Guanidine-I riboswitch aptamer from Desulforamulus ruminis, 98 nucleotides, folded computationally.
RNAcentral holds the sequence, with entries from Rfam and Ribocentre.
Model confidence (mean pLDDT): 81 of 100.
[in-house]
RNA sequence: AUUUUUGUUUUCUAGGGUUCCGCGAUAAAAUUAUCGGACUGGUCCAAGAGAAAACACACAGCCUAGCUGUGACACGGAGGGACAAAAGCCCGGGAGAU
Numbered sequence: 001a002u003u004u005u006u007g008u009u010u011u012c013u014a015g016g017g018u019u020c021c022g023c024g025a026u027a028a029a030a031u032u033a034u035c036g037g038a039c040u041g042g043u044c045c046a047a048g049a050g051a052a053a054a055c056a057c058a059c060a061g062c063c064u065a066g067c068u069g070u071g072a073c074a075c076g077g078a079g080g081g082a083c084a085a086a087a088g089c090c091c092g093g094g095a096g097a098u
Stems, first nucleotide, its partner, number of pairs: 005056001007055006015045002020042002022039001023036005057071006073093001075096001079091003
């Protein structure tokens, strides 16, 4: 100094917080209001280095219509940013390390 799609989307999971719901406390009760995420949860956010699927692309093979196969590997801060907020989200397969 340097190479392959280090592809896109969807549904999830680990994980994450607290807008809404629920839960708890207080206001005598209902209603309602305030507070609480050192509240299990539903909604919500969610992985490059987690899972599955679909689609596209590249290459190879076959009988050329299309089908099948392959697409590996991946240690990693601090800091900053968004939404209500936080995060394994985004900056970022970044800086750095090997």